Model confidence (mean pLDDT): 82 of 100.
This is a predicted structure of a 72-nucleotide RNA (transfer RNA) from Vicugna pacos.
It matches the Rfam family "tRNA". It is annotated as a transfer RNA.
The organism belongs to Vicugna, within Eukaryota.

RNA sequence: GGGAGGGUAGCUCAGUGGUAGAGCAUGCGCUUAGCAUGCACAAGGUCCUGGGUUUGAUCCCCAGUACUUCCA
Repeated sequence: GGGAGGGUAGCUCAGUGGUAGAGCAUGCGCUUAGCAUGCACAAGGUCCUGGGUUUGAUCCCCAGUACUUCCA
């Protein structure tokens, strides 16, 4: 330099054109003599950035950018 992938909660990851979820982690409550386990609840998101299409974009298109991998 070129090809491909992928950027979503603190971490690992789903998701679909109609305003986003799970598991773990965190906090609180119940349970216990207490702890652990279990159960219930809550908080936590600029969906990498900027444009475009669309009534509406995390999703489709373009560019940029950090990362992984392959080739040179």